Description
Predicted 3D model of a 262-nucleotide part of an RNA (large-subunit ribosomal RNA, domain VI) from a Candidatus Acetothermia bacterium. The organism belongs to Candidatus Bipolaricaulota, within Bacteria. It matches the Rfam family "Bacterial large subunit ribosomal RNA". The sequence was found in a public genome assembly.
Context: one part of a larger RNA
RNA sequence: CGCAGGAGACUUGCGGGGCUCUCUCCCUGGUACGAGAGGAUCGGGAGGGCCGGACCGCUGGCGUGCCAGCUGUCCCGCCAGGGGCAUCGCUGGGUAGCUAAGUCCGGGUUGGAUAAGCGCUGAAGGCAUCUAAGCACGAAGCCACUCCCAAGAUGAGGUCUCCUAGGUCCCUCCGAGAUAAGGAGGUAGAUAGGCCGCAGGUGUAAGCACGGUAACGUGUUGAGCCGAGCGGUACUAAUCGGCCGAUCGCUUGCUCUCCACG
Numbered sequence: 001c002g003c004a005g006g007a008g009a010c011u012u013g014c015g016g017g018g019c020u021c022u023c024u025c026c027c028u029g030g031u032a033c034g035a036g037a038g039g040a041u042c043g044g045g046a047g048g049g050c051c052g053g054a055c056c057g058c059u060g061g062c063g064u065g066c067c068a069g070c071u072g073u074c075c076c077g078c079c080a081g082g083g084g085c086a087u088c089g090c091u092g093g094g095u096a097g098c099u100a101a102g103u104c105c106g107g108g109u110u111g112g113a114u115a116a117g118c119g120c121u122g123a124a125g126g127c128a129u130c131u132a133a134g135c136a137c138g139a140a141g142c143c144a145c146u147c148c149c150a151a152g153a154u155g156a157g158g159u160c161u162c163c164u165a166g167g168u169c170c171c172u173c174c175g176a177g178a179u180a181a182g183g184a185g186g187u188a189g190a191u192a193g194g195c196c197g198c199a200g201g202u203g204u205a206a207g208c209a210c211g212g213u214a215a216c217g218u219g220u221u222g223a224g225c226c227g228a229g230c231g232g233u234a235c236u237a238a239u240c241g242g243c244c245g246a247u248c249g250c251u252u253g254c255u256c257u258c259c260a261c262g
Base pairs, nucleotide, nucleotide: 001152005163006162007161008160009159010158011157015149016148017147018146021049022048023047024046025045026044027043033038050107051106052105053104054103055102059100060099061098062097066093067092068091069090070089071086072085073084074083075082076081110144111143112142117137119135120134166244167243168242169241170186171185172184173183174182191237192236193235194233195232196231197230198229200226201225202224207220208219209218210217211216
């Protein structure tokens, strides 16, 4: 931009793509078969491998704006307590989130038409013949079934509702994201931040008291601190607003303009 007005939702599926895998064991059954050795078809069940999808409750990994411990040095006048730098200084843990090695699920069943192949009926050709007419079977393969995309499918589909509807700029943001886009909101508000509570992490802060010559220990104390999580709360910021946005055909009458001809 189109989809013969505009808009918000929900859809059909032309067509396209993905998947389609495989092994072992058990039962039937040491049965059928076979002199024996050996050893099934059909059917039922269990457990794996590989590949794929989703997810983070579990097991773990990362977790550079969380917590603690430790070293050197500089600084905060000194002690104490801290800050900077040293690969995030090093080390031990670790929320959210992301994630696999973790967890769950799938690679089912069935139908149709067939290949090689096996047949029925059956002539040409009194017989025979699966084939010439006709008919029935038959693959991990093909087409459906299954999952995903999908009306620019210009063949542009359908249904419902609405008509100053709806959209957008701007702003607060996100499980969305390079930017767009998508989604949640904008005071009639929980969108983000702050604050409060909880969860969760770290692991008992500082100060003070007591004990000890001291290092240090104990008590206050599961303390203090705490990023992303959950819930609440208008304290702060989403103010006020602007812009876009809706008609094709036919008929009649009137008016105007332009062009061509006379």